[in-house]
RNA sequence: CAAGCAAGCUGGACAGCCGCGGAACGAGGCCGAAAGGUCCGCUCUGAGGAAAGUCCGGGCUCCAUAGGGCAAGGAUAACGGGUAACACCCGCCGGGGGCGACCCCAGGAAAAGUGCAACAGAGAGAUACCGCCGGUGAACGGUCAGCAAAUGCGGAUACGCGCCGGUAAGGAUGGAAAGGCGGAGGUAAGAGCCCGCCCGAUGGCUGGGAACAGUCCAUCGCUGUAAACUCUAUCCGGAGCAACACCGUGGGUGGGACAUAUGGCCGGCCCGGCCGUCCCCGGGAGGUGGCUGGAGCGUGCCGGCGACGGCACGUCGAGAUAGAUGGCUGUCUUGAAGGACAGAACCCGGCUUACAGGCUUACUUGCAGA
RNA sequence: GGACCAUUAGCUCAGCUGGCAGAGCACGCGACUUUUAAUCACGGUGUCCCGCGUUCGAAUCGCGGAUGGUUCACCA
Numbered sequence: 001c002a003a004g005c006a007a008g009c010u011g012g013a014c015a016g017c018c019g020c021g022g023a024a025c026g027a028g029g030c031c032g033a034a035a036g037g038u039c040c041g042c043u044c045u046g047a048g049g050a051a052a053g054u055c056c057g058g059g060c061u062c063c064a065u066a067g068g069g070c071a072a073g074g075a076u077a078a079c080g081g082g083u084a085a086c087a088c089c090c091g092c093c094g095g096g097g098g099c100g101a102c103c104c105c106a107g108g109a110a111a112a113g114u115g116c117a118a119c120a121g122a123g124a125g126a127u128a129c130c131g132c133c134g135g136u137g138a139a140c141g142g143u144c145a146g147c148a149a150a151u152g153c154g155g156a157u158a159c160g161c162g163c164c165g166g167u168a169a170g171g172a173u174g175g176a177a178a179g180g181c182g183g184a185g186g187u188a189a190g191a192g193c194c195c196g197c198c199c200g201a202u203g204g205c206u207g208g209g210a211a212c213a214g215u216c217c218a219u220c221g222c223u224g225u226a227a228a229c230u231c232u233a234u235c236c237g238g239a240g241c242a243a244c245a246c247c248g249u250g251g252g253u254g255g256g257a258c259a260u261a262u263g264g265c266c267g268g269c270c271c272g273g274c275c276g277u278c279c280c281c282g283g284g285a286g287g288u289g290g291c292u293g294g295a296g297c298g299u300g301c302c303g304g305c306g307a308c309g310g311c312a313c314g315u316c317g318a319g320a321u322a323g324a325u326g327g328c329u330g331u332c333u334u335g336a337a338g339g340a341c342a343g344a345a346c347c348c349g350g351c352u353u354a355c356a357g358g359c360u361u362a363c364u365u366g367c368a369g370a
Numbered sequence: 371g372g373a374c375c376a377u378u379a380g381c382u383c384a385g386c387u388g389g390c391a392g393a394g395c396a397c398g399c400g401a402c403u404u405u406u407a408a409u410c411a412c413g414g415u416g417u418c419c420c421g422c423g424u425u426c427g428a429a430u431c432g433c434g435g436a437u438g439g440u441u442c443a444c445c446a
Base pairs, nucleotide, nucleotide: 001366002365003364004363006361007360008359009358010357012332013331014330015329016328017327018326020046021045022044023043025041026040028039029038030037031036048341052352053351055350056349057348058347059346060240061239062238063237073236074235075234076233077232079091080090081089082088093107094105095104096103097102108231109230113229114228115225116224117223129171130170131167132166133165134164135163136162137161140160141159142157143156144155146153147152179198180197181196182195183194185193199221200220201219202218203217204216205214206213207212244289245288246287247286254280255279256278257277258276263275264274265273266272296315297314298313299312300311301310302309303308371445372444373440374439375438376437377436380395381394382393383392389426397413398412400410401409419435420434421433422432423431
């Protein structure tokens, strides 16, 4: 210098004018009995790293109280740690990829059981199609020899062929075929049947805190699939701020009291029903709270490989409810300046997804130079 | 704001316990008819919304994303 890899940060700053949301203030104006509302003035303040998807985990609230157990359903999955908790994060182990920095893994159990493995292929969890080997068979074809002039005759022979059996070395199919390679060991032919090397599983031994590892020992050779059912271990009550609480008008319904001392209406009369006022219950509209000070943020020191934790000091940074955060201009920084993705709606920790451009740090490979 | 559902041929939908993607309508061509319609026969039509993964194999199983839909016969 080029290519790359990982982590972190940033997503302009300042000022002015106009407009909008929120808060405090004003012996301000108007309305109101008051509480308060509204207008004006002034000061302060007003989106994000993802505010997004709503995928996990919590806080908070209510519900049939959920303390414990069982069942159903759901979730997670090597090991150790962090955390309020997690499916997140850190470290480490194992496997895979890359020359490398480094990256990826739903990474428990298939030797508890069940299911599935289409097509192809003889056989798909068990197999004999071809081939190889052994035995047997003379019906047929072939071959061999004999007899006969000839049609032919009766023999031999297992080459073809039939039957019985052995064999998983070789062929063919498949994603997968009885652990792989070699052997002038072995056999009728073969085969882990035996030997050497390698691979894998289980148990032991050694090392490690554990997962796990090993030029060690013994036994063994068992298909794949659990993002199929299932089994094992651990965890989970449900719903969501449009939760929920308070105030509360109208209508309706339910309950009670009172009054008219039996009134009015329906009805010939009784019974029965309806009509009044007040209170309670209940709680469409509307209002208030919930609402933003919290597992908060910043700096420094200490502990830890790290995630993270502890201590000290400092600090307060939106809270709307039809929903504000916009427009214009100037200056500065820069190689370049209004240009990326996008906008709160109870809050917090994560994950995932989108994103123009810029900055920093560590490292790798290649080339060149000293 | 929250909650939930769907996506397969031009349209409406099956298929989803993994093994060659189907039906009806529509469309094309042929027959019948003077011609059209109807009828009969034949035929094709596909990024199974997209990407990654599990598996020998994915429309189907898992994860992530996109688009659309459901509002007092989802929640005030």